[in-house]
This is a predicted structure of a 72-nucleotide RNA (transfer RNA) from Storeatula sp. CCMP1868.
Rfam family: tRNA. The family's RNA type in Rfam is transfer RNA.
The sequence is in RNAcentral, with records from ENA.
Its mean pLDDT, the model's own confidence on a scale to 100, is 82.

C1' cells in the first nucleotide's frame, strides 16, 4: 500500500432482519459457630463510530477507526 477476518456485560463467547443469551465474575439474602462450598434473586451491553437501505438492523450495504492475518 493491497486483500481477509475480528469489534456484542467487569471477561469469555452465543446470537444469519422481529428490539440480545450464557457461563464466570460483581452486589444483595438464606444457610453456617465464621469462612468456603450450595441455594435464591439483582444489577450490568441503545451491539466500535457514523451514515444507508427497510415499518423494522447487532444482523444487510458504505466509509472511518482499532486489532490480527496474509501478500508486496
Nucleotide at each position: 500500500u493491497c486483500u481477509u477476518u475480528u469489534g456484542u456485560a467487569g471477561c469469555u463467547u452465543a446470537g444469519a432482519g422481529g428490539u440480545a443469551a450464557a457461563g464466570c465474575g460483581u452486589u444483595u439474602a438464606g444457610c453456617u459457630g465464621u469462612u468456603a462450598a450450595c441455594u435464591a434473586a439483582a444489577a450490568a451491553a441503545u451491539c466500535a463510530c457514523a451514515g444507508g437501505u427497510u415499518c423494522a438492523a447487532a444482523u444487510c450495504c458504505u466509509g472511518u477507526c482499532a486489532a490480527a492475518a496474509g501478500a508486496g